[in-house]
This record gives sequence, structure tokens and C1' cells, in this order.
RNA sequence: CAGAUUGAUAGAGGUGCGGGGUUCAUCAGUAUCCAGCGGGAGCCGCUCAAACGGCGCAGAUCGAUGGAAAAAGGGGAGUCCGCCGAAAUGAAUAGGGUUUUGGGACCUGAUUCGUUGGGCAUAAGGAAAAUAUCCUUAUGACUGUCACAGUCAUGUGGAGCGCUAUCUCAGUC
Repeated sequence: CAGAUUGAUAGAGGUGCGGGGUUCAUCAGUAUCCAGCGGGAGCCGCUCAAACGGCGCAGAUCGAUGGAAAAAGGGGAGUCCGCCGAAAUGAAUAGGGUUUUGGGACCUGAUUCGUUGGGCAUAAGGAAAAUAUCCUUAUGACUGUCACAGUCAUGUGGAGCGCUAUCUCAGUC
């Protein structure tokens, strides 16, 4: 001095990922409320048991009829913001919520470990009101990246704890 290793910074993949507001359809003529009719003793608070609370013979729950009539979640469009393990997902741990206790179910953020390069299509399973959409698995071509081979057309294989560019204290070769 050069390379490798180590660390830092900045980037790339594209129907790229995620979040917030606005708007539109769906949810749904559903939940719920009101009215009269029927009916006649229990009913409600996610579910079971108990407790607590509330409603009910001044007629509840329930049934059909008539009238009024949502919202959330999920989705489309456009816009703003944050980004490229973006993010998604599985398991475990302790936490918060659904009146209290115990069992269950569901919702929800945090940490740790693991899986997935990315989007798409098809199939199966799951969630959801759903023909929308989302998640998991499998298959397929496409695409980006690196390695190897090469007849330089391409082919095979790997994974993001990767790849590219720049810089780099100490140590090692």
C1' cells in the first nucleotide's frame, strides 16, 4: 500500500410494504327503537356455575305485522405520512378489556425465539355478513439479488442475519 474480516452510513427490487384522514359501496332494511295484536313468567349483562346488578302480572323474554332506522370491523378510490424484515405470521411469557370469582371463548398492545426475498395466479383449509378481502400451506410461471457453469442465448442452486456503493479504530491473514 492492497484485499479479506469487523463496524458505520447511504441505497435498490415495484401491481413493493405499512399507517392516518377524506369519500364511496357493502354491512342492512340488519342490530336497535316505537305502535297495536298474540301470548303468559320469567328474562338480560360473550358462554357455563355462583355472586352482584337491572327489567318484568302497571304483562317482560318471545312470535308475526306496521313505522323509523344505524354503527364498527373488513373493502374500492384518491391523498398525506413512515419506510425496504418494509411487513406478515407461529410459539412462549407476563399485562390490559368483555360487571366480580373460577373454567372457556374473543379482542388488544409489549418482549424473546423461529419462518417468509417480492408481487401474481390456481387449489385446499381458516377468518369474515359476503360472490369483496385477509391469513396459512402447496404448485406454477414472473421478477430482483448473489454464487457456480457456460456454446455467453441461458441454465442450476441459495437466501434478506442477504445484496450494492462509500468510509473504517483495533486485531488477524